[in-house]
RNA sequence: AGAGUUUGAUCAUGGCUCAGGACGAACGCUGGCGGCGUGCUUAACACAUGCAAGUGGUGCGACGAACCAGGGCUUGCCCUGGGGCAAAGCCGCGAACGGGUGAGUAACACGUGAGUAACCUGCCCCGAUGACCGGGACAACCCGAGGAAACUCGGGCUAAUACCGGAUGUGGCGCACAGGCGUAAGCCUGUUCGCUAAAGGAAGCUUCGGCCUCCGCAUUGGGAGGGGCUCGCGGCCCAUUAGCUUGUUGGUGGGGUAACGGCCCACCAAGGCAACGAUGGGUAGCUGGUCUGAGAGGACGAUCAGCCACACUGGGACUGAGACACGGCCCAGACCCCUACGGGAGGCAGCAGUGGGGAAUCUUGCGCAAUGCGCGAAAGCGUGACGCAGCAACGCCGCGUGGGGGAAGACGGCCUUCGGGUUGUAAACCCCUUUCAGGAGGGACGAAGGCUCACCGGUGAAUAGCCGUGUGAGUUGACGGUACCUCCACAAGAAGCUCCGGCUAACUACGUGCCAGCAGCCGCGGUAAUACGUAGGGAGCAAGCGUUGUCCGGAAUCAUUGGGCGUAAAGCGCGCGUAGGUGGCUUCAUAAGUCCGCUGUGAAAGUCAAAGGCUCAACCUUUGAAAGCCGGUGGAUACUGUGGGGCUAGAGUACCGAAGAGGCGAGUGGAAUUCCUGGUGUAGCGGUGGAAUGCGCAGAUAUCAGGAGGAACACCAAUAGCGAAGGCAGCUCGCUGGACGUUACUGACACUGAGGCGCGAAAGCGUGGGGAGCGAACAGGAUUAGAUACCCCGGUAGUCCUAGCAGUAAACGAUGGCCACUAGGUGUGGGGGGUGUUGACCCCUUCCGUGCCGAAGCUAACGCAUUAAGUGGCCCGCCUGGGGAGUACGGUCGCAAGACUAAAACUCAAAGGAAUUGACGGGGACCCGCACAAGCAGCGGAGCGUGUGGUUUAAUUCGAUGCGACGCGAAGAACCUUACCAAGGCUUGACAUGCACUCGCAAGCCUCCGAAAAGAGGCCCUCCUUCGGGACGGGUGCACAGAUGUUGCAUGGCUGUCGUCAGCUCGUGUCGUGAGAUGUUGGGUUAAGUCCCGCAACGAGCGCAACCCUCGUCCUUAGUUGUCUAUCUAGGGAGACCGCCGGAAACAAACCGGAGGAAGGUGGGGAUGACGUCAAGUCAGCAUGACUCUUACGUCUUGGGCUACACACACGCUACAAUGGCCGUUACAGCGAGAAGCCAGCCCGCGAGGGUGAGCAGACCUCUAAAAGGCGGCCCCAGUUCAGAAUGCACUCUGCAACCCGAGUGCAUGAAGGCGGAGUUGCUAGUAACCGCGUGUCAGCAUAGCGCGGUGAAUAUGUUCCCGGGUCUUGUACACACCGCCCGU
Repeated sequence: AGAGUUUGAUCAUGGCUCAGGACGAACGCUGGCGGCGUGCUUAACACAUGCAAGUGGUGCGACGAACCAGGGCUUGCCCUGGGGCAAAGCCGCGAACGGGUGAGUAACACGUGAGUAACCUGCCCCGAUGACCGGGACAACCCGAGGAAACUCGGGCUAAUACCGGAUGUGGCGCACAGGCGUAAGCCUGUUCGCUAAAGGAAGCUUCGGCCUCCGCAUUGGGAGGGGCUCGCGGCCCAUUAGCUUGUUGGUGGGGUAACGGCCCACCAAGGCAACGAUGGGUAGCUGGUCUGAGAGGACGAUCAGCCACACUGGGACUGAGACACGGCCCAGACCCCUACGGGAGGCAGCAGUGGGGAAUCUUGCGCAAUGCGCGAAAGCGUGACGCAGCAACGCCGCGUGGGGGAAGACGGCCUUCGGGUUGUAAACCCCUUUCAGGAGGGACGAAGGCUCACCGGUGAAUAGCCGUGUGAGUUGACGGUACCUCCACAAGAAGCUCCGGCUAACUACGUGCCAGCAGCCGCGGUAAUACGUAGGGAGCAAGCGUUGUCCGGAAUCAUUGGGCGUAAAGCGCGCGUAGGUGGCUUCAUAAGUCCGCUGUGAAAGUCAAAGGCUCAACCUUUGAAAGCCGGUGGAUACUGUGGGGCUAGAGUACCGAAGAGGCGAGUGGAAUUCCUGGUGUAGCGGUGGAAUGCGCAGAUAUCAGGAGGAACACCAAUAGCGAAGGCAGCUCGCUGGACGUUACUGACACUGAGGCGCGAAAGCGUGGGGAGCGAACAGGAUUAGAUACCCCGGUAGUCCUAGCAGUAAACGAUGGCCACUAGGUGUGGGGGGUGUUGACCCCUUCCGUGCCGAAGCUAACGCAUUAAGUGGCCCGCCUGGGGAGUACGGUCGCAAGACUAAAACUCAAAGGAAUUGACGGGGACCCGCACAAGCAGCGGAGCGUGUGGUUUAAUUCGAUGCGACGCGAAGAACCUUACCAAGGCUUGACAUGCACUCGCAAGCCUCCGAAAAGAGGCCCUCCUUCGGGACGGGUGCACAGAUGUUGCAUGGCUGUCGUCAGCUCGUGUCGUGAGAUGUUGGGUUAAGUCCCGCAACGAGCGCAACCCUCGUCCUUAGUUGUCUAUCUAGGGAGACCGCCGGAAACAAACCGGAGGAAGGUGGGGAUGACGUCAAGUCAGCAUGACUCUUACGUCUUGGGCUACACACACGCUACAAUGGCCGUUACAGCGAGAAGCCAGCCCGCGAGGGUGAGCAGACCUCUAAAAGGCGGCCCCAGUUCAGAAUGCACUCUGCAACCCGAGUGCAUGAAGGCGGAGUUGCUAGUAACCGCGUGUCAGCAUAGCGCGGUGAAUAUGUUCCCGGGUCUUGUACACACCGCCCGU
């Protein structure tokens, strides 16, 4: 100090979330020791039991055990005196402190600083004075009585430092007077008069009279410390709480108090408080401080300390120096306990402890040894204050769980590319140490003081007494045999928790398969999950680690420091103006603000710093600093304030001039619409995309004339003017506001403006008018799937006037008002001044208004830019994530409609702005393509072939599925192929490599069995050798093979497609905060990002083109089987480049035309496919990760299936005929193929074919006939002499084998079909169409594929439309990108 998250990416806005620190914590897992702290945050809920406030016999009476002394003596008893335990009583002091809690309290409660001349103060300290004489009671005790008890009552005795009376009066108080002081209320001093005290106890000495010391008592003055009261200032939320108050505010006089005071009372007056927030409501003890933060701040107020409040709840007083009293009293209430039912008792928010509540918070411990407090003369007693111990990782701090060496880098685990890596010097092993825990021994500080004894000194008559920072000895410790020290033994007893996708440090394997689960945010998980679970490994912290909760931080996300408001949330619709805030030049005074010095205060603790003490630290001690604020005092006077004086630049007033749809009122004008009357006139009018409803023969529309009525004002007219805004438009008159300009006057009178008041479009409301046109609602007609709409025919409120209500708008410049400053240019409206001119006018300048462009600057960008969104000042309003919601409730206003004000629960991880690149648009511009159009031939109907879907089946193997699957993989399924099914077999296997053992074979032939594979039997039976063995083969066993099993969404490779479309990018530079842009856009041109020109771009790459092959012309070389006038084949070359001419063009690129030429503008065809898109296709061509099977998902075999068949689709073939069919005859090709081949010729067969057989590994031989075509004939428009499906019979060929399931032949039979609906395909020239031929696959099988030649057209005006594509531009809320997004129900 930041980071993640809105987007394809970007910038900015903005919220959410995280990393940090903290805690009186809790929960989960884990847990060795010690020190110091801390420990009911909830029920101020209820409490059993014990303890927490007593003490004094040197105040008093009574009781009076030991013991001592004396006496009597009856000799073991009594009396007197001393002595003094324990318990109760009188009395004194204390109990108002200490301890607890935070319910109440928004208050002088607290903090801070003042005041008290308006007050009090026990005990303590200092000073002064006094303490005299008397008196009567009441407890205890005794007797009696009542009651269950608590307790009470009656009678009797008695003491006091208890109580009372009198005396004295240093003093004090009261009245009055005088003097002094004070601003004043008043205070101080003095005098007269009046009032007003007391208590004794103990020790010693004594001449017994008393003396002396100490403690106590009374009055009073002062001090110290403590308190009461008053005041200034400070510190929570809500205005959806705006008015509150009658003892209320003040006065007079009383009462009351320690004291002022409406504190209380009587009377009088009518005040007092409040937007600087009264009153009301909610919440809360306040502070020092604590946590956090750089700070300013924010949050909190445990422990410790100060103050306050409270003590079961509410009220009240008594006692007292002090209380309205936690462990006192009285009353009432709730609760609880006892009871004999009559009546009594109680108050843990003291320490422990119990129940309850709760996520949650301890022992019914020890001791008064220390510190402190109460009482006491003291010893001492009391003290759950306190000191200690116990429990709890609750927190902070410290320590330990070992240290050094140790590589065969062990075993095991995990991973692995199988080589290894890692765990890991980690372990084992060797050496060493022993903190802590354990055992043994020693053993504190905390103790000073008091007391006792002895001594010394002082005082004193005293060897009493008392005193002493005196000396010495003894005694006193809960903690505790604790800290600490020493010794003993053993590495021995002591490590976990969280995390490992990013933020955020740390990665693999397996399991799981949108399941289980994780998650703080973003988000992971749908078969290869570093995000789930486990393991290994790693990271972090460590006796803890995580989670949850809360607070601060980060958050400049409430912004004083330190934010904003044109479009992200945010300028009130506009004005007038109150309070408030702010305010021109100059002078004098003052010193409130401001600044400086000194000073008081700011408790301690805490924080910070420096030292010191516990071995360190935490902790503790000492000292210092700091402590904003507040008070006093002295000074300064620039600025602000205040008071006085002056000025004119701000502001205002008056006068004159002139512009304007500024406002109000009255009047008036023409055009148009509609209606009425009349005339002319006839069949339609009107309306729409097209129609219909509607109007019209009862005469419309059209047209002419006249009349009525209402509303609005064409042209002028504008980018214009006026107004604060809303808004304002025919013309005239009247009244009136503002701005502008000139001069004079006033002299800061100003700006803004919370509340308030006024104005305020349209629609709307109520009153009364008015109503032509228009026109919500309503109705009808259309449109449509529907159409409560858009369109049409009607039409009511309303629109208009009146005086009112309402008070809102995208009331917008989405931009509050005022002032000042900061380059210009160019329009326009209205004034002033100046030069020139006779003048119209022109030019210059200045002011006010209204536009455009633009510099600096600003802005997230867009943009704004003297009319600021620039730079400053003043004032107001408003914003703080989206939704919920401008909604609910409440309040105010309103006749109502509604307006103004204005939340929360809940929910989301975004919502939103500007700009960028794409994509898209039933947006625009330009361009291209058999894209359309123009044509030709088809498909879609029929039969058949092939493929697919579907269905069926034991199986109908699998894949391909819009274009871009469907005569596709398959260049050819009878077996094989074959992956499918059934059945039968095999298990190191049909196939590969290696190892070990074993046999010596194998192959082949024969027989049996079997459907075959397989199995059994027989025959035959190898080579090399150094004799160990090897080659080869069989068997057994182990490693392994094998899989057309899954995943094409894990992949390679290959392919399709957009698309042979013209595009796709890069480097440097430049522009932009950036994504990006530029280049690549623009003007032309091209088939082309082809080329030219221009240009902040200049270049380059992949594509285009060309280079390559082929065809066409020519030349040339060579060639046998062909040929011999040069055809053909093979090779090499030439030729074509807009080169030439003309045209228009920018005289560029290029285009158009022409010449020449075999060919002309890429000459035709082919090969060639940019960056990329479609998770496109293929794991079944091959390769390959992972997963799966392993006597089977492998492999062999036989048979079947892939050929099924109600149906649907795709691609074809053949046709439907006469441009034809059939018969006869007759021409003309090219590409190719051929040895297990092509096969001439001859013979046989109607034929398929068979037999025989020459030639040919091919320019030689063969396939080979080409067909359409030509010529001749028949058919005569018919389901035919068309068409040929299907079927019957008989054959041929291939093949181990044609049943399922081949092709062909002959004879016979002769189906549908008469040119095909919606729709749809191909093709622009040697093309389409028609015609045959060859070939690959192949034993056989071709309507398919790939090639070849023959015949050989039609059409293109063109780019409006459909489809696809390219470029520019525009809009976008799309980016999985329109097959998007998204709204309503």

The RNA shown here (small-subunit ribosomal RNA) has 1385 nucleotides and comes from an uncultured bacterium. It matches the Rfam family "Bacterial small subunit ribosomal RNA". Gene Ontology terms of the family: ribosome and structural constituent of ribosome. Model confidence (mean pLDDT): 84 of 100. The sequence is in RNAcentral, with records from ENA and Greengenes.